[in-house]
Context: one part of a larger RNA
Molecule: large-subunit ribosomal RNA, domain II
Organism: Nolandia orientalis
């Protein structure tokens, strides 16, 4: 609420609240076992990658502001709108409000280079077609027709053209008229301002990042070079000139021995340097050192101090060396947040839609613009109960056009090309006859004729399949009449056009129910794979195309594994049934049924696919053809295998059998002038051939299944593994079962579309109820939410404990997140509405701090 009751009141569903208070096939959490399961971010065709960034934590950290423009939306006013100056009220000063007149912007008129000219329409705002709402009507239908679109016409300006009139007359004016020309115009205005989103441009312009460039300064304590003035440099060796003595010589001069102590001389210490060990060290003693070795060591030597030379400058015994750990142009500050078509990064959630790697242009090829693909916002009409109408289509049909690929053809054209046959004339080569010109004759080519063989992307008579265009009606069909026309006809013939009458709605099928139009903007503009067709290439997991489908952007089941193959596309659950593929065990389901084949000392085992060939096999199983065979084959055992003749030639020899040429006859059932062994040559044995025994099938060639050979590689190894042999192999047939996020059914969530709903009493629609379908998604777009700081308004919490922090505690929401219990803490804080922004981190070799 309701019920009982006259009332008071009573009963009391439900709801709120206090106290008490369980359990599980429930919730949460932890552990164990099994199954599935590779690490995120990023560039990329493709990432778990032996591609890059990333030890961990905290804090900071990246599309912003201004101006202009474009589209859209909202609001205000509206032929205007807005701002500024000014005055008044106000007050501390402002803000705010009020007032009038000026000024500026945009708009209200265009056009032309300009001088300039400039949108009259009267049935007041053109005509026709389509055209919503509306009005009349019971209906059929009619009336009047917004916006918009299409076509035609009128007006304005410019341009071309005709030129009445007037005039100041080589000129000007410009009524009236025409045009297949141009206009960002007119045709009963639509704008202006503010706010917001998106986009573009300029500014640091989403953030970080160069190599460079410019201006002005500071440096020669390092080091390069000059100058000035100082300092320093054991001990040996060699022994120039000059000089002395002696000898020789006519002399010039010369020889010997000394003396002497020169030299960018020599060995070598200090010093200065730095060759080798490619030694030590290599988070060192050291941002260049140590050890041994080595170069030089009176000089172009080493060195102190002072001084000079300065950055496109110096200095340089020249190495682009040095110029303060910096040098193929120093350092410092500034321009400067320099620029980067390049790299990296770019921060909360859910829902809906959802790409491209192609066209054209580009000093274009790591980029842009342009079109395409895509999102969003609208507008206009049509509508579904059924039928009808209407509209649409990656479909078919009918009709009609277009085409020169595939195929075919070459006794058709063009081009290539094999082979013979027949040829009167003509041309070339080679012969023969005649003494020769020349003639005759033979032959061979060219050539001609009828045939024959083989071909063509840039050949073709013929000629597909597939394909492309158009049409399949009311804006139609048909009859009659008419006027005009530069068109057409011999012709008022036709065509176009106009009017009147008649006809009347499936004028193919199938499917679907939304279709059409406009504005605006993002991303993309590296692709890749597969079937089929196809070009280059020996080929390629190679390069380039076409149609289609995929991947990228996409998970699931299967192919052991896997971007792309097969099945099949996905909200959250439950049940059922299938697909591909499977059913010995791993592993869910058949050690299921039937018929063949196969034995491998390297068996085989499921598309894409992860290889094997030519050639062989008396392995085995089929097939075909040709032979032999009861007139006795084949095989086996046994017998014969003779004579002319030791044929002829050749030979040292050759008698069947080194070799050569021939290869007869006789007797026979049959026996080669000989198939092999053998001999020096003979011999001997054997075979072909014939016969006996036996008693039924035999031989050869070819072909195809499985199997075998062919078949060799470096870690040990892969039908997925185990294993399997009347299979668990290979080839057929059958039945059942297993098996997905696919399909069916049910529930729930979301989205989209549709339908209905306020009559009695407040509120109300941005609401409530119902129905149907759908649910993948990178870049990108749109919608709706969560969270943070600050301002204002309203409402609140808090020392009886705010914020913050901790928490296997409880609850709500798809989620971002929110509420709450407990603990800690000790003074502020929150909700709703609105405005605003230095508003959300895992990454940037990010910055700072800590570990």
């Nucleotide at each position: 609420g309701a019920c009982c009751g006259a009332a008071a009141g009573g009963u009391g569903a439900u709801u709120u609240u206090g106290u008490c208070g369980a359990a599980a096939u429930g919730g949460c959490u932890u552990c164990u076992a099994c199954u599935g399961a590779c690490c995120c971010g990023u560039c990329u065709u493709g990432a778990a990658a032996c591609a890059c960034g990333g030890a961990c934590c905290a804090a900071g950290g990246a599309g912003u502001g201004u101006a202009a423009c474009a589209c859209a939306u909202a609001u205000g006013c509206g032929a205007g709108u807005u701002u500024g100056c000014g005055g008044g009220u106000g007050g501390a000063a402002a803000a705010a409000c009020c007032c009038a007149u000026c000024a500026g912007g945009c708009g209200c008129a265009a056009u032309g280079a300009a001088a300039g000219u400039a949108a009259g329409a009267a049935u007041a705002a053109g005509a026709u077609g389509u055209g919503a709402a509306g009005c009349c009507g019971c209906a059929a239908g009619g009336c009047a027709g917004c916006a918009a679109c299409a076509u035609c016409g009128a007006c304005c300006c410019a341009c071309c053209u005709u030129g009445a009139u007037c005039u100041u007359c080589u000129g000007g004016u410009g009524a009236a008229g025409g045009g297949u020309u141009g206009g960002a115009g007119u045709a009963a205005g639509a704008g202006c301002a503010u706010a917001u989103u998106u986009g573009u441009u300029a500014c640091g312009a989403c953030c970080c990042g160069a190599a460079a460039g410019a201006u002005g300064g500071u440096g020669a304590a390092c080091u390069a070079u000059g100058c000035u003035u100082g300092a320093g440099u054991a001990g040996g060796c060699u022994g120039a000139a000059g000089c002395c003595a002696g000898g020789g010589g006519a002399a010039a001069c010369u020889c010997u021995g000394g003396u002497g102590g020169a030299a960018g001389g020599u060995c070598g210490c200090a010093g200065c340097g730095a060759u080798a060990c490619u030694g030590a060290c290599g988070u060192g003693c050291a941002a260049a050192u140590c050890g041994u070795u080595c170069g030089u060591c009176u000089a172009a030597c080493u060195u102190g101090a002072g001084u000079a030379u300065a950055g496109g400058g110096g200095c340089g015994a020249a190495a682009g060396a040095c110029u303060a750990a910096u040098c193929g142009a120093a350092c410092c500050a500034u321009c400067u947040a320099g620029u980067a078509g390049c790299u990296g990064g770019u921060u909360c959630c859910c829902u809906c839609u959802g790409a491209a790697g192609u066209u054209u242009c580009u000093c274009u090829c790591a980029g842009g613009a342009u079109a395409g693909c895509u999102g969003g916002a609208a507008c206009a009409g049509a509508c579904a109960a059924a039928a009808a109408c209407c509209g649409c289509a990656g479909u078919u049909u009918u009709a009609u056009c277009a085409g020169g690929u595939a195929a075919a053809g070459c006794g058709a054209a063009u081009g290539a090309u094999u082979a013979g046959a027949g040829g009167a004339a003509u041309c070339g080569g080679a012969g023969c006859u005649c003494a020769a010109a020349g003639a005759g004759u033979u032959u061979u080519g060219a050539c001609c004729u009828a045939u024959u063989c083989u071909c063509a992307a840039a050949c073709u008579u013929u000629a597909a399949a597939u394909u492309g265009g158009u049409a399949a009606g009311a804006a139609c069909c048909u009859u009659c009449a008419g006027u005009u026309u530069u068109c057409u006809u011999a012709a008022u013939u036709g065509a176009a056009c106009u009017g009147a009458g008649g006809g009347g709605a499936a004028g193919a099928a199938u499917g679907c129910g939304u279709u059409g139009u406009u504005c605006u903007a993002a991303g993309u503009g590296g692709g890749c794979c597969c079937u089929u067709u196809u070009u280059g290439g020996u080929a390629a997991g190679c390069a380039g195309a076409a149609c289609g489908g995929g991947u990228a952007a996409u998970g699931a089941g299967g192919g052991a594994u896997g971007a792309a193959c097969c099945u099949a596309a996905c909200g959250u659950u439950g049940a059922g049934c299938u697909a591909a593929g499977g059913c010995g065990c791993c592993g869910a389901a058949a050690u299921c049924c039937c018929c063949g084949c196969u034995c491998a000392u390297c068996a085989g085992a499921u598309a894409c696919c992860a290889c094997a060939a030519a050639a062989g096999g008396u392995g085995u199983u089929g097939a075909u053809u040709c032979a032999u065979a009861c007139a006795g084959a084949c095989a086996g055992c046994a017998g014969g295998a003779c004579g002319g003749u030791g044929g002829c030639c050749a030979u040292g020899g050759a008698a069947g059998u080194c070799g050569g040429a021939a290869u007869c006859c006789g007797c026979u059932a049959a026996g080669g002038a000989g198939u092999g062994u053998g001999u020096a040559a003979c011999a001997a044995c054997u075979c072909a051939c014939c016969u006996g025994c036996c008693g039924a099938a035999u031989g050869a060639a070819u072909u195809a299944g499985c199997c075998c050979u062919g078949a060799a590689a470096a870690u040990g190894g892969a039908u997925g593994g185990c294993g399997c042999u009347g299979a668990a192999g290979c080839g057929g047939g059958g039945u059942g079962c297993c098996g997905a996020u696919a399909c069916u059914c049910a529930a729930c969530c979301a989205u989209u579309a549709g339908a209905g709903c306020a009559a009695a009493u407040g509120u109300g629609a941005a609401g409530c109820u119902c129905u149907a379908a759908u649910g993948u998604g990178u870049a990108a777009g749109a919608g709706g939410g969560c969270g943070u700081g600050a301002g204002c308004a309203c409402a609140g919490u808090g020392c009886a404990g705010a914020a913050g922090c901790c928490u296997a505690g409880a609850g709500c929401g798809u989620g971002a997140g929110c509420u709450u219990g407990g603990g800690u803490g000790g003074a502020a804080c929150u909700g709703u509405g609105u405005u605003u922004a230095g508003u959300g981190c895992a990454g940037a070799u990010c910055u700072u701090g800590g570990u």